[in-house]
Record summary: Transfer RNA from uncultured Bulleidia sp., 82 nucleotides, folded computationally. Rfam family: tRNA. By type it is a transfer RNA. RNAcentral holds the sequence, with entries from MGnify.
RNA sequence: GGGAUGUGGCGGAAUCGGCAGACGCAACGGACUUAAAAUCCGUUGGUGGAAACACCGUACGGGUUCAAGUCCCGUCAUCCCC
Numbered sequence: 001g002g003g004a005u006g007u008g009g010c011g012g013a014a015u016c017g018g019c020a021g022a023c024g025c026a027a028c029g030g031a032c033u034u035a036a037a038a039u040c041c042g043u044u045g046g047u048g049g050a051a052a053c054a055c056c057g058u059a060c061g062g063g064u065u066c067a068a069g070u071c072c073c074g075u076c077a078u079c080c081c082c
Base pairs, nucleotide, nucleotide: 001081002080003079004078005077006076009025010024011023018066026044027043028042029041030040031039045056046055047054048053059075060074061073062072063071
């Protein structure tokens, strides 16, 4: 100097820009059990709230757009090449 990647606790989806987090793992609660394992049901990004719900959130900072994880610019981190 060039290229790739960066999304919940972890892995990882999101087709051509249109409800962010599908699916799996894990954790927690419950059912079952004498007890446990397995199995089944439910919940799990953050903040506020009794709840309903609201706001924020895709490495970080900007831009384009009615609308951005996705496109553009810059920065940072990791990996690869020269």